[in-house]
RNA sequence: AUUGAACGCUGGCGGCAUGCUUUACACAUGCAAGUCGGACGGCAGCGGGGUAGUGCUUGCACUACUGCCGGCGAGUGGCGAACGGGUGAGUAAUAUAUUGGAACGUACCGAGUAGUGGGGGAUAACCAAUCGAAAGAUUGGCUAAUACCGCAUACGCUCUGAGGAGGAAAGCAGGGGACCUUCGGGCCUUGCGUUAUUCGAGCGGCCAAUAUCUGAUUAGCUAGUUGGUGGGGUAAAGGCCUACCAAGGCGACGAUCAGUAGCGGGUCUGAGAGGAUGAUCCGCCACACUGGGACUGAGACACGGCCCAGACUCCUACGGGAGGCAGCAGUGGGGAAUUUUGGACAAUGGGCGCAAGCCUGAUCCAGCCAUGCCGCGUGUCUGAAGAAGGCCUUCGGGUUGUAAAGGACUUUUGUUAGGGAAGAAAAAGGAGCGGUUAAUACCCGUUUCUGCUGACGGUACCUAAAGAAUAAGCACCGGCUAACUACGUGCCAGCAGCCGCGGUAAUACGUAAGGACCGAGCGUUGUCCGGAAUCAUUGGGCGUAAAGGGUACGUAGGCGGGUUUUUAAGUUAGAAGUCAAAGGCUAUAGCUCAACUAUAGUAAGCUUCUAAAACUGGGGACCUUGAGUAAUGGAAGGGAAAGUGGAAUUCCUAGUGUAGCGGUGGAAUGCGCAGAUAUUAGGAGGAAUACCGGUGGCGAAGGCGACUUUCUGGCCAUUAACUGACGCUGAGGUACGAAAGCGUGGGUAGCAAACAGGAUUAGAUACCCUGGUAGUCCACGCCGUAAACGAUGAGUGUUAGGUGUCUGGAGUAAAUCUGGGUGCCGCAGCUAACGCAUUAAACACUCCGCCUGGGGAGUACGCACGCAAGUGUGAAACUCAAAGGAAUUGACGGGGACCCGCACAAGCAGCGGAGCAUGUGGUUUAAUUCGAAGCAACGCGAAGAACCUUACCAAGUCUUGACAUAUUUUGGAAGCACUUAGAGAUAAGAGCCUAUAUCUUCGGAUAACUGAAAUACAGGUGGUGCAUGGUUGUCGUCAGCUCGUGUCGUGAGAUGUUGGGUUAAGUCCCAUAACGAGCGCAACCCCUUUUGCUAGUUACCAUCAUUAAGUUGGGGACUCUAGCAAUACUGCCGGUGACAAACCGGAGGAAGGUGGGGAUGACGUCAAAUCAUCAUGCCCUUUAUGACUUGGGCUACACACGUGCUACAAUGGCAGGUACAGAGGGCAGCAAGACAGCGAUGUUAAGCAAAACUCAAAAAGCCUGUCCCAGUUCGGAUUGCACUCUGCAACUCGAGUGCAUGAAGUUGGAGUUGCUAGUAAUCGUGGAUCAGAAUGCCACGGUGAAUGCGUUCCCGGGUCU
Repeated sequence: AUUGAACGCUGGCGGCAUGCUUUACACAUGCAAGUCGGACGGCAGCGGGGUAGUGCUUGCACUACUGCCGGCGAGUGGCGAACGGGUGAGUAAUAUAUUGGAACGUACCGAGUAGUGGGGGAUAACCAAUCGAAAGAUUGGCUAAUACCGCAUACGCUCUGAGGAGGAAAGCAGGGGACCUUCGGGCCUUGCGUUAUUCGAGCGGCCAAUAUCUGAUUAGCUAGUUGGUGGGGUAAAGGCCUACCAAGGCGACGAUCAGUAGCGGGUCUGAGAGGAUGAUCCGCCACACUGGGACUGAGACACGGCCCAGACUCCUACGGGAGGCAGCAGUGGGGAAUUUUGGACAAUGGGCGCAAGCCUGAUCCAGCCAUGCCGCGUGUCUGAAGAAGGCCUUCGGGUUGUAAAGGACUUUUGUUAGGGAAGAAAAAGGAGCGGUUAAUACCCGUUUCUGCUGACGGUACCUAAAGAAUAAGCACCGGCUAACUACGUGCCAGCAGCCGCGGUAAUACGUAAGGACCGAGCGUUGUCCGGAAUCAUUGGGCGUAAAGGGUACGUAGGCGGGUUUUUAAGUUAGAAGUCAAAGGCUAUAGCUCAACUAUAGUAAGCUUCUAAAACUGGGGACCUUGAGUAAUGGAAGGGAAAGUGGAAUUCCUAGUGUAGCGGUGGAAUGCGCAGAUAUUAGGAGGAAUACCGGUGGCGAAGGCGACUUUCUGGCCAUUAACUGACGCUGAGGUACGAAAGCGUGGGUAGCAAACAGGAUUAGAUACCCUGGUAGUCCACGCCGUAAACGAUGAGUGUUAGGUGUCUGGAGUAAAUCUGGGUGCCGCAGCUAACGCAUUAAACACUCCGCCUGGGGAGUACGCACGCAAGUGUGAAACUCAAAGGAAUUGACGGGGACCCGCACAAGCAGCGGAGCAUGUGGUUUAAUUCGAAGCAACGCGAAGAACCUUACCAAGUCUUGACAUAUUUUGGAAGCACUUAGAGAUAAGAGCCUAUAUCUUCGGAUAACUGAAAUACAGGUGGUGCAUGGUUGUCGUCAGCUCGUGUCGUGAGAUGUUGGGUUAAGUCCCAUAACGAGCGCAACCCCUUUUGCUAGUUACCAUCAUUAAGUUGGGGACUCUAGCAAUACUGCCGGUGACAAACCGGAGGAAGGUGGGGAUGACGUCAAAUCAUCAUGCCCUUUAUGACUUGGGCUACACACGUGCUACAAUGGCAGGUACAGAGGGCAGCAAGACAGCGAUGUUAAGCAAAACUCAAAAAGCCUGUCCCAGUUCGGAUUGCACUCUGCAACUCGAGUGCAUGAAGUUGGAGUUGCUAGUAAUCGUGGAUCAGAAUGCCACGGUGAAUGCGUUCCCGGGUCU
């Protein structure tokens, strides 16, 4: 896009169309084929007339008779009923379509010719009788015809022996002047009919060619079969039928069989070619309950005819009968699903008829259904206070929205009322003219006038009235795809065409508001085509994605070199015929438009004729270049058979010889004292052929390797003698065809499926080891497959090169040229890329094979082959949304290369064991608040929980609140100190003080502060770190991460950034399709190390004075302080390196190659951490999840882990003496000194807001003494007593002191941590927090090592692959 559709929601009108796609299922009822009295005998019924009679109401009724008239039931007869209407069961060709053909028929119709004379005998109806339930039937009798039968005549008819012979008919009606009459009529004429015959038209029958679905897992079919002759039959040709004869006919160009199917015009789709389809309309065919048969007839083997059989239904008196909706309506059934038991013959058409007319479910109309197409409407203009309401909100507003309301206007449609068509022309009648005729009758034709007839329908259409009045929905809004927000929900409920959405902020579910699309419809489902170049003719492929047959030969077939001639099959051109109508397209026209309809024009195809002769084909003649032959040479693991050789393994025999051998990662099984392995000699037997040996050779492929001989195939070169297109490919077919396997018979050394044992392992039906049978070998016969691979079919031609190699030829044998093979590299070109590239996967041609998503499956079934194993051919159901190729980027690997790091190694000191401190888990609890979780949580947030902190628990209280802002009302200053109750918060009371600022009309008002009441609101350490900002950790101070332009690639991407060196470094140099740049590195910053200059106070003191003392004067030299400078840059020298970068060594220097340390952390990763620092969206809470208070808890304790401290001692402990720092703190502070105390500390108190005073004693160290290896004079836990300090307060729960007590612990398993120099280790000092409370944290200095071969390994990281 489409539809004969169906379903869901919704529904105003009109026009035009369509409407059982399913059960060719069964059918109640009605209708669908009759007509003609102008063929006939007649008169049952109706109407009229006549005659007779009766009644009387004297012109009516009744009765009887009468076919006299109009007419007419039934009947005889004619025509029709074979059309029209329905359906698609059957049918793959007895069909259809197209184009042709010859051997035919034809009622009605048209044209022509000739006739229509004269006779006869019956029979329905009817009457009578009989049988039967009925349907119906029988017998007897009467009668007519356009019914039937002869006779005559007959040609243009038929037959023929060519002389002849045979064969018809029917009348009816109208009119009529003479003449005739038995009054019926004859006769004449007109019309119709009828007979014979010819032609035509239309219709029908028959024949041929071509075209028309699928299956080969259907390959052979056929006896009237194919043909002939005679005969029969038909309208007609013909095996159509029959007798005889012959043995044919069809078939891979698909016979036969099976399945499916009415065919065409057309319809839908598509750019087209095609694909799908065959409703409505038109043509053809077939069918009419199922099967068979004929009759009648011009025509049927007959839908509303007959006969027979069958199934079903109905009637029955059981004897027997009746029926056929796939006609129109309608019913049941089936189904997702398809209409009224309507009107009319008015029109069109058909049948009959002279006609009037009758019949017509054909047809024309109406009805039902949004089933489709088309058209119209549901209002228009105005209207901002941008109303109310709704929704959203950043709370400002936005949106719905000119939308509504309001104002003005219109009236299509609908309603009511009035008017009102076309479709109708015929017929009939009048008049005129013409024809026929004897005729002005009749009849026919024609012109004109009058005029009957409408189902639809009072419909279309027109007019008027009132009045916005009567009229909008559906699906959708994540992308594709136009259209977004809120709420609800919380991987639930649900959505979904594909991708996918939903796990607490869902534009995707549901609802709402808004929006966008279409609109009397809109969605969903189904169908078919398109997109799909996804069966590829147009227009695809097969190296790796699916796909080259394992190889060759060769049949049919397909294709085929050069010249010339002929032909005209293909081809081309022109003309003609046909291609029904409808439909399509174009134009015009008619319905108001459109849909719809009308008129005109228009096509491929097929056929015939004519012409052309280039190309293809056919025939003829020739040619040599394709192909083949010959001659002369050449190379080779080409094949088959026979023979021969040496090395090695194993076995046997004999010798020497002794304890192991063998095997593995390591072992064991195994062999060996009965003598192995090893070694020497001899022998046996089988298999395979080292070196040469090579991307070397040969062969069609499989494949072929010692040597010799015989037989044999192919290839190449040269010569150009011969043949003269003999060629290429190749469906079927035939042959060959590795290994394994099978059969028969041999053979068997080694190896070795199966099998056994030993190991390995969680297991080990494996890998490893020791054995070992088929087999491997030979002969003959099967099998027929392989990653049978170059994953690349065969052949021919054309298209840059370079470089090897094998084998020929030419050549001065050098260069070089030229054949045939075989490799590598590489251009154009091709390819999705990889890659291929004269050995094509390039450019072309010819032929064959094969492919069409993955799995199921190379399976099942069938068939063929095979001894078997199995092979060949080869599906479907079902299932998935992928499977696959090539390349890219990153990551990973018990892959590779290179490099780095306290990563290992080399060392030092630890941890893991003990006690304690501290954190965590767990457990417990009213609560033990919360967070942190491998490295990168665990002395972490916490730089310090007795109360407070505090977030937790219990109890007691408050509700505009402990805290913020604003408004309104109403008080009061605020404040200070006090009493009572209470655990306190609080509650109640009473006192002091009468105060501040501004303005003032001196009344007061306002502001600040504070109390009460009210409203907005406050508050939340409640949730979500996976909604966030900010901050932080980590890889990692690792050397990386990127960009612009250019270039390369279809692209993802690449290049740069790789490579060679070098560095701590993407640091630098060189190379380089890259050139540059940015963030990182480095440097700039701070501290430290050296020197100089300047400046000297609180620091310093060499010289001069002075003091107990740099104490004071003085000095500005030194130290030091703190400001400014300098210095280090591979700068210099030598070597190495590429004349580079750089590295190594050296000099000088305080310092040397980044001098040492710090700050500094690229792009990013981990949904890493934090909503409890802070900020913040959303959610939750609001007399509580907020706030206050007291007490408790965060400090619990069978246990587990992390981090530390102290130790286990003599490099030590204890006691005494004595020396040397740096950095820092101090007024709610540091505190000297003095005094008291054993001590913690207390009392008093100078100094100092600090280079001034003070904390402050540094400790290890050094010098002495003592202890003597012990659970100790080590170690200090634990506990008791007594104190000190801080603080409202040390019970839960602080630190310190003294005395006493004196636990574990004797250097710590597996494992594991830190550290490369002023480092580890060790020693003390200070600070933050802090009332008090460090073994933690952050700083400071003192003393001060050991080791580093090196990068194999462990861990982490970087670069390339």
Molecule: small-subunit ribosomal RNA
Organism: uncultured bacterium